[in-house]
Molecule: transfer RNA
Organism: Patescibacteria group bacterium
RNA sequence: GCCGCGGUAGCUCAGUGGUGGAGCGCUUGCUUGAAGAGCAAGGCGUCGGGGGUUCGAUUCCCUCCCGCGGCA
Numbered sequence: 001g002c003c004g005c006g007g008u009a010g011c012u013c014a015g016u017g018g019u020g021g022a023g024c025g026c027u028u029g030c031u032u033g034a035a036g037a038g039c040a041a042g043g044c045g046u047c048g049g050g051g052g053u054u055c056g057a058u059u060c061c062c063u064c065c066c067g068c069g070g071c072a
Stems, first nucleotide, its partner, number of pairs: 001071007010024004018055001025044001026042005048064005
């Protein structure tokens, strides 16, 4: 340099045009002498940046950045 895959919650990942989710973690409360376990509540997010298509974009297109792999 070229090709492919990926970037979404604190972490691991789903979601492939129509209100952004799960598990774990975290916080608060109940319970306990205290803790753990259990139960209840809370999403904690510019969906990597910018532009385009569309009535509507995390999703489709272009470009840039970052990570991994392959080729040279």